Predicted 3D model of a 122-nucleotide RNA (SAM riboswitch aptamer (S box leader)) from Polluticaenibacter yanchengensis. Its Rfam family is "SAM riboswitch aptamer (S box leader)". Rfam links the family to the GO term regulation of gene expression. The sequence was found by an Rfam model in a public genome assembly.
[in-house]
RNA sequence: CACUUAUCAAGAAAGGCAGAGGGAAUUGGCCCUAUGAAGCCUUGGCAACCCUUUUAAAGUUCUCGCUUAAAAGAAGGUGCCAACUCCAUCCAGACAAACAAUCGUCAGGGAAGAGAUAAGUC
Numbered sequence: 001c002a003c004u005u006a007u008c009a010a011g012a013a014a015g016g017c018a019g020a021g022g023g024a025a026u027u028g029g030c031c032c033u034a035u036g037a038a039g040c041c042u043u044g045g046c047a048a049c050c051c052u053u054u055u056a057a058a059g060u061u062c063u064c065g066c067u068u069a070a071a072a073g074a075a076g077g078u079g080c081c082a083a084c085u086c087c088a089u090c091c092a093g094a095c096a097a098a099c100a101a102u103c104g105u106c107a108g109g110g111a112a113g114a115g116a117u118a119a120g121u122c
Stems, first nucleotide, its partner, number of pairs: 002121007013043005021032003027088003044081003049077002051073006058067003085114001089110003093106003
């Protein structure tokens, strides 16, 4: 890099260096940013994918064990610590305005694509 599976509206920031960008990419919007962006370092934290422990059931096995589910945990491997993955498509509802529709706003529901993270495979 490719493929498979799962998840993605919850959660969690201070300090130092640095000095102008950043929110993955294209377009458009919207936002963050000299009250200091990216990046690097230190410390802290969040979460529970891997992981640890316990329990239960079934299958397999002579047994150990393996698989599945639940509960608890956080030592270790990753990850993450503005805004839904910032937003972009479809359907329904409410609200504002309006003659009405379009348009607008709002954590209702669904689909697809791209992406992120983890685990696994080659």